[in-house]
RNA sequence: CGCGGGGUAGAGCAGAGGUAGCUCGUCAGGCUCAUAACCUGAAGGUCGCAGGUUCAAUUCCUGCCCCCGCAA
Numbered sequence: 001c002g003c004g005g006g007g008u009a010g011a012g013c014a015g016a017g018g019u020a021g022c023u024c025g026u027c028a029g030g031c032u033c034a035u036a037a038c039c040u041g042a043a044g045g046u047c048g049c050a051g052g053u054u055c056a057a058u059u060c061c062u063g064c065c066c067c068c069g070c071a072a
Stems, first nucleotide, its partner, number of pairs: 002070006010024004018055001026042005048064005
């Protein structure tokens, strides 16, 4: 250099054109004598970067960067 998979909240992951979500974690409240567990709520996202297509892109297309693998 060639081929494939992946990059989305602090962590692990869904979402494959039409509002960006789940679990855990964090914070606040409830419950409790108290803690854990449990219940309720909240904060937290330039969806790797830059372009293109589209009324509309996390999603489709192109290039690049990073990670994992295959082949040589």

A computed fold for a 72-nucleotide RNA from a Holosporales bacterium, annotated as transfer RNA. NCBI's taxonomy places the organism under Bacteria, Pseudomonadati, Pseudomonadota, Alphaproteobacteria, Holosporales. The prediction has a mean pLDDT of 84. It matches the Rfam family "tRNA". Rfam's curators write: Transfer RNA (tRNA) molecules are approximately 80 nucleotides in length. The family's RNA type in Rfam is transfer RNA.